This is a predicted structure of a 345-nucleotide part of an RNA (large-subunit ribosomal RNA, domain IV) from Spirochaeta africana DSM 8902. The RNAcentral record of the full RNA draws on Rfam. Lineage of the source: Bacteria > Spirochaetia > Spirochaetaceae > Spirochaeta > Spirochaeta africana.

Context: one part of a larger RNA
């Protein structure tokens, strides 16, 4: 020095990214306990007193003995009240929640990345859509056959949200999906018009040409499902929700009005936000002094309605901001104990 404790004058977060570590609370009775709230809760909320022992008294329950009518005697679990007494201290060791305020996230208890992440991820009851009439859908299997379920739509499968309150707004034009069938397109097949090969035979200028029937090759009209392309429907399906010009008796603004495009132009509710680039936005609060943090504002670069909106009481080894208490974290080190280092064997 290093690694574990111990203890500290005065000051108490001045350390720091951050009160990280530490230190403080801690237990029982008694008294008390806000907001705010789903009334259960918050709640050991906060926050305040008391505690050993010894003697005597009063009380109230248990159980016992002895009268069994009571009184009363023993013992036993407290309660209280009076007086006494040690010590620095009486929950004397030990084991034993710091607290309060205030925003995000998430309703919660749970679950996760075994060996860097525990959460605000993931599950959750709850909501909605959608498939399945049972030899059910889905699933696994080439198949027999099995899970679904020895269940039957108050079931079972998929997806999406995610407790709970108040909603949940407009778009069906592109994709998905569902439905329709009338036209257009359309496949193998079915059809077989017609074109060739071959040659028995006819002709013949012997070079050749023609050619039935059988085989055989290609092959047109026509018929030919579903699916496309059509017609509707549907958004807690994938999804998507505008630009520009001008206009009010100070300016500014723009309730108003033109226009252009679209399937429709963002509704309620939030809102420099886990979202806001500019940007440490503006103004207001806390601070002497706040780029963070709390309430407003809207100019939302680039919020928004089950990819769910907005609020929430109780939760939480979750984030963020402040205070109280409290400390060696600091100002700024000191000293003691133990174990290493280090030197001799």
């Nucleotide at each position: 020095c290093u690694c574990g404790c111990g203890u500290u004058a005065a000051g108490g977060a001045a350390c720091u990214c951050g009160g990280c570590a530490a230190a403080a609370u801690g237990c029982a009775u008694a008294c008390g306990u806000a907001a705010c709230u789903u009334c259960g809760g918050g709640a050991u909320a906060a926050g305040u007193a008391u505690g050993g022992c010894c003697u005597g008294g009063u009380c109230u329950g248990g159980a016992u003995c002895u009268u069994c009518a009571c009184c009363g005697g023993u013992u036993u679990a407290g309660a209280c009240c009076a007086g006494g007494u040690u010590g620095c201290a009486a929950u004397a060791a030990a084991a034993u929640g710091g607290c309060c305020a205030a925003a995000g996230c998430g309703a919660c208890u749970g679950u996760u990345u075994a060996c860097c992440a525990a959460a605000a991820a993931c599950a959750c009851a709850g909501g909605u859509c959608u498939c399945u009439g049972c030899g059910a859908a889905a699933u696994c299997g080439u198949a027999a056959g099995a899970u679904g379920a020895c269940g039957u739509a108050u079931a079972g499968g998929g997806a999406c949200u995610g407790a709970c309150a108040c909603c949940u707004g407009c778009c069906c034009g592109g994709u998905g999906c569902c439905g329709g069938a009338a036209g257009g397109u359309u496949a193998a097949g079915a059809g077989g018009a017609g074109c060739g090969g071959u040659u028995a035979g006819u002709u013949u200028u012997c070079g050749a040409a023609c050619g039935a029937a059988g085989c055989u090759g290609u092959g047109a009209a026509u018929u030919g499902a579903a699916g496309c392309c059509c017609c509707g429907g549907u958004a807690a399906a994938c999804g998507g929700c505008g630009g520009c010009c001008g206009u009010a008796a100070c300016u500014a603004u723009a309730a108003c009005g033109g226009u252009c495009c679209u399937a429709a132009g963002g509704u309620a509710g939030c809102g420099a936000a886990a979202u806001u680039c500019c940007u440490u936005g503006u103004c207001g609060g806390g601070u002497a002094a706040g780029u963070u943090c709390c309430g407003a504002c809207c100019c939302g670069c680039a919020c928004g309605a089950a990819u769910g909106g907005u609020g929430u009481a109780a939760c939480g080894a979750c984030u963020u901001u402040g205070g109280c208490a409290c400390u060696g974290u600091c100002u700024c080190a000191a000293c003691g104990c133990g174990a290493g280092a280090c030197c001799c064997g």